[in-house]
RNA sequence: CCCGACAAGGGCAAACCCAUCGAAAGGUGGGGACGCAAAGCUACGGGUCUACAGUCGCCGGGUGUUCCGGUGACCAUGACAGCCGGGCUGCCGAAG
Numbered sequence: 001c002c003c004g005a006c007a008a009g010g011g012c013a014a015a016c017c018c019a020u021c022g023a024a025a026g027g028u029g030g031g032g033a034c035g036c037a038a039a040g041c042u043a044c045g046g047g048u049c050u051a052c053a054g055u056c057g058c059c060g061g062g063u064g065u066u067c068c069g070g071u072g073a074c075c076a077u078g079a080c081a082g083c084c085g086g087g088c089u090g091c092c093g094a095a096g
Base pairs, nucleotide, nucleotide: 002096003093004092011036012035016031017030018029019028020027021026034082040088041087042086044085045084046083047080048079049078054074055073056072057071058070059069060068061067
């Protein structure tokens, strides 16, 4: 260094519930543990999720036009590191 033990001491915390922020995905705090040897950090590549706003359409209303309501598709600039890679950092030490 690889590697990872029914090792030691510790660490993190899925689902779900509560509070809170957010349009949402989701975040944060508390409870809670399915799991995790990087389940520490990082959206760089791929992937996934969301769609307030935006673009295009459809329906209805209104109408000189602007417009109003509903709805569909597209869309990341939003998010996920506990989806897979990459990058950075790191505790312990049996066997091999």